[in-house]
RNA sequence: CUUAUCGAGAAAGACUGAGGGAAGGGCCCUAUGACGUCUUAGCAACCUGAUUAAACAAGGUGCUAACUCCCAUUUCGGAAACGCCGGAAAAAGAUGAG
Numbered sequence: 001c002u003u004a005u006c007g008a009g010a011a012a013g014a015c016u017g018a019g020g021g022a023a024g025g026g027c028c029c030u031a032u033g034a035c036g037u038c039u040u041a042g043c044a045a046c047c048u049g050a051u052u053a054a055a056c057a058a059g060g061u062g063c064u065a066a067c068u069c070c071c072a073u074u075u076c077g078g079a080a081a082c083g084c085c086g087g088a089a090a091a092a093g094a095u096g097a098g
Base pairs, nucleotide, nucleotide: 001098002097003096004095005094006093011040012039013038014037015036019029020028021027024071025070026069041064042063043062046060047059048058049056068092073089074088075087076086077085078084
C1' cells in the first nucleotide's frame, strides 16, 4: 500500500506498584491493585491443516471492561432552541491475509 472484518464471544493466579482506555473532548476503569510481564485457562475461526462446502480446533496469528467505550467530519430524518435524538457514510484505528 491492497483487501476482508470490527453491535457476538471468552479470566484466573503470581510478580510489580500508578496509572490506563490511540490522539482532543466526554465518560469510565483503577490501592477491593490499573498498566505491564509471566503461567495456566478460555474465546474465535483470519491463515495453514485440505480441492470445494460443512464440521473440527492440531499448528501460525489475534483476542478475553464498556459497540473500535462515545463524540468529533459529511449527510439524511426527527424534535424544538443551542446543540438534543436516531440512521447512513467518511476519516482515523485495530486484527488477519497478501
Molecule: SAM riboswitch aptamer (S box leader)
Organism: uncultured Anditalea sp.